[in-house]
Source information: RNAcentral holds the sequence, with entries from MGnify. A computed fold for an 85-nucleotide RNA from uncultured Roseiarcus sp., annotated as SAM-I/IV (S-adenosyl methionine) riboswitch aptamer. Of the family's consensus pairs, 95% are formed in the model. Its mean pLDDT, the model's own confidence on a scale to 100, is 78. It matches the Rfam family "SAM-I/IV (S-adenosyl methionine) riboswitch aptamer". Rfam links the family to the GO terms regulation of gene expression and S-adenosylmethionine metabolic process.

RNA sequence: GCAUCCAGAGAGGGCUUUACGCCCCGCCAACCAGCCUAACCGGCAACGGUGGAAUGACGAUGUGGCCCAUGCGGGCAACAAUAGG
Numbered sequence: 001g002c003a004u005c006c007a008g009a010g011a012g013g014g015c016u017u018u019a020c021g022c023c024c025c026g027c028c029a030a031c032c033a034g035c036c037u038a039a040c041c042g043g044c045a046a047c048g049g050u051g052g053a054a055u056g057a058c059g060a061u062g063u064g065g066c067c068c069a070u071g072c073g074g075g076c077a078a079c080a081a082u083a084g085g
Stems, first nucleotide, its partner, number of pairs: 001063005010025001012024004016019001027052002031049002034044003040085002065076004
C1' cells in the first nucleotide's frame, strides 16, 4: 500500500505467577500457500503458514512456510477433497 473486521467456533482437561495468563485436546474460519487450472469466475480442502473464541477502529488480522547462500539466486513439502463455467 491492498483486503477484511456481518457471521462463525468448548458447560473440555491441566498448570500457577490468578493474568481478558500459559499448555494440551477439540472447534471456527479459505487471508496466503495447495488442487480443479496456464489464467479468470466459481469451487474443494483446515495437510502447510498465520489468525480466531466478548474484537479494543489513532484498533485488529492477513499479505504463506522451510532449507542453502555474503549477495544475486537456488531448492523442498502439502494428506485429502472437489473435479464445473